A computed fold for an 86-nucleotide RNA from a Candidatus Melainabacteria bacterium, annotated as transfer RNA. Lineage of the source: Bacteria > Bacillati > Candidatus Melainabacteria. Model confidence (mean pLDDT): 80 of 100. Its Rfam family is "tRNA".

[in-house]
RNA sequence: GCCGCUGUGGCGAAAUGGCAAACGCAGUUGACUCAAAAUCAGCCGGGAGCAAUCCCUUGUCGGUUCAAGUCCGACCAGCGGCACCA
Numbered sequence: 001g002c003c004g005c006u007g008u009g010g011c012g013a014a015a016u017g018g019c020a021a022a023c024g025c026a027g028u029u030g031a032c033u034c035a036a037a038a039u040c041a042g043c044c045g046g047g048a049g050c051a052a053u054c055c056c057u058u059g060u061c062g063g064u065u066c067a068a069g070u071c072c073g074a075c076c077a078g079c080g081g082c083a084c085c086a
Stems, first nucleotide, its partner, number of pairs: 001082007010025003018066001027043005045056004059075005
């Protein structure tokens, strides 16, 4: 340099054009307990707000579309293969 795969919360991941983060783990609050463990229940991406609610986020920047995590282009990073290795 060429080809392929991958990139989403703290972690594993789901959704594969139609409400992103389902479900699980971790965390946190509470119940139970003498206390703890186990178990059960609530909360659990970021920001604003007293709240209702609103805005933003799928590696980055653009494009297509009423609508993009998903399709298209360029780029970045990781992994694998090939080539080069004077």